[in-house]
RNA sequence: GGGCGUGUAGCUCAGUUGGCUAGAGCACAGUCCUCACACGACUGGGGUCACAGGUUCAAGUCCUGUCACGCCCA
Numbered sequence: 001g002g003g004c005g006u007g008u009a010g011c012u013c014a015g016u017u018g019g020c021u022a023g024a025g026c027a028c029a030g031u032c033c034u035c036a037c038a039c040g041a042c043u044g045g046g047g048u049c050a051c052a053g054g055u056u057c058a059a060g061u062c063c064u065g066u067c068a069c070g071c072c073c074a
Stems, first nucleotide, its partner, number of pairs: 001073007010026004019057001028044005050066005
């Protein structure tokens, strides 16, 4: 330098044919429980869907470019 893949919550990851307010587990906060802790139950907070642009009534999803990481080739 070329090709392919990945990028979504603090972490690990889902997300259907583009269509309601973007989700799960763990983690975090509160309440209950307990002498207390843990476990458990309930509730809640937390998102620049890597970045920029485009298409569309509507984009995490489609298109283009860029960046980061990984694999392969040279």
Overview:
A computed fold for a 74-nucleotide RNA from a Planctomycetaceae bacterium, annotated as transfer RNA. Rfam family: tRNA. The family's RNA type in Rfam is transfer RNA. The sequence was found in a public genome assembly. Model confidence (mean pLDDT): 82 of 100.